[in-house]
RNA sequence: ACCCGAUAAAGCCGACCAUCCCGCGAGGGAGGAGCGGAAAGCCACGGGUCUUCAGCUCGAAGAUGGCCGAGCUGCCGAA
Numbered sequence: 001a002c003c004c005g006a007u008a009a010a011g012c013c014g015a016c017c018a019u020c021c022c023g024c025g026a027g028g029g030a031g032g033a034g035c036g037g038a039a040a041g042c043c044a045c046g047g048g049u050c051u052u053c054a055g056c057u058c059g060a061a062g063a064u065g066g067c068c069g070a071g072c073u074g075c076c077g078a079a
Stems, first nucleotide, its partner, number of pairs: 004077002012037002017032001019030004035066001041072002045069003048064006
């Protein structure tokens, strides 16, 4: 130290669920709650899955980053 990730320290995020709001929908937001996470920070670039509208010479738009891989950035310092 850009590798690595500990029965370390200080912190961080916030699953499922219920309530309310937004959305045609997947889903998103708020507070509660806390399953978990060394990037569960950002990002829709590639793939997968899902939704909507079409369509059978098989398309378009959207969602999902806590599905996976890339890219950018960040705390600490044991082995």